[in-house]
Molecule: c-di-AMP riboswitch aptamer (ydaO/yuaA leader)
Organism: Bacillota bacterium
RNA sequence: UGUACUGGAACGCUCAAUCCGCUUCGGCGGAACGGGGGAACCAAGUUUUUGGGGUGAAUCCCGAUGCUAGCAUCAGGUAGGGUUACUCUUUAACCCGAACCCGCCAGCUAACCUCGUCAGCGUGAAAGAGAGUAUGU
Numbered sequence: 001u002g003u004a005c006u007g008g009a010a011c012g013c014u015c016a017a018u019c020c021g022c023u024u025c026g027g028c029g030g031a032a033c034g035g036g037g038g039a040a041c042c043a044a045g046u047u048u049u050u051g052g053g054g055u056g057a058a059u060c061c062c063g064a065u066g067c068u069a070g071c072a073u074c075a076g077g078u079a080g081g082g083u084u085a086c087u088c089u090u091u092a093a094c095c096c097g098a099a100c101c102c103g104c105c106a107g108c109u110a111a112c113c114u115c116g117u118c119a120g121c122g123u124g125a126a127a128g129a130g131a132g133u134a135u136g137u
Stems, first nucleotide, its partner, number of pairs: 011122004018031005032117006042107001051105001052102004060077002063074005080096005086130006
C1' cells in the first nucleotide's frame, strides 16, 4: 500500500415499524406513521367449494421431476419493487420478485370502532439541472 474476514461505534438501507414522557423497571401513556372494520350516495345486480377476503413490490408464463387430478420442488423468464449517501431527470451496475393472516365473512364509506410500532441487513458509478451547508476573502 492492496485484498479478504471478524468485532465495536458512528452513519446508512428495506419496512408503517420511529420519537417523547413516566416507571414499583414488570410495564404504562402520548405524538407521529401505518393497517382493518364501518352509513348515505355511487357501484354491484348476486354467480355465493369452482368458496371468498386481507397485509405486501412480490403477479403471471413456459419447461422438467415427483406425487396423484391439483400441489410441491428445481431451473428460466415476467407484471411489479429497491439501492448506488440532498432532490429530480437520463444512462449504467447490483439486487428482490417472498411469506403470512382471516375463517364461510367483509365493495366504496363520514361519524365511529379497532389493531401494529417488528424483523432483517451494509450500498456508494457517471452526466445535467436545482436546492442547501461550511470555510476563506